RNA sequence: UCCAGAGUAGAAAACGGUGCGUUAAGUGUUCGGCAGACGGGGAGUUGCUGCUGAGACGAAAAGGCGUGAGCCUUGCGGUACCGGAUUCGCAUCCCGCUGAA
Numbered sequence: 001u002c003c004a005g006a007g008u009a010g011a012a013a014a015c016g017g018u019g020c021g022u023u024a025a026g027u028g029u030u031c032g033g034c035a036g037a038c039g040g041g042g043a044g045u046u047g048c049u050g051c052u053g054a055g056a057c058g059a060a061a062a063g064g065c066g067u068g069a070g071c072c073u074u075g076c077g078g079u080a081c082c083g084g085a086u087u088c089g090c091a092u093c094c095c096g097c098u099g100a101a
Base pairs, nucleotide, nucleotide: 001101003099004098005097010088011087012086015083016082017081018080019079020077021076022075029055030054031053032052033051034050035049036048040095041094042093043092061074062073063072064071065070
């Protein structure tokens, strides 16, 4: 000099556990605002994540117990959190690291 490669945060996820809703919150979706994170170092998006305002859309209950409040069981929800086989994984740029020539 040139070629090849490794590694993060994190994301998804069969399955398991504990809850919540089923009197509809949540999830998903669109637009706006704000913030954050992004291999060892630096920069960093129109991508990602979170919070927030607004809009549109939208649902699965059944049985049992109880005087009642309510409780239990089986379901249902692109439901929440925890664990999780496994899968994916620096947008991109510069430098660095490992190996070969």
A computed fold for a 101-nucleotide RNA, annotated as THF (Tetrahydrofolate) riboswitch aptamer. The coordinates come from a structure-prediction model, not an experiment, and the mean pLDDT is 80. Of the family's consensus pairs, 82% are formed in the model.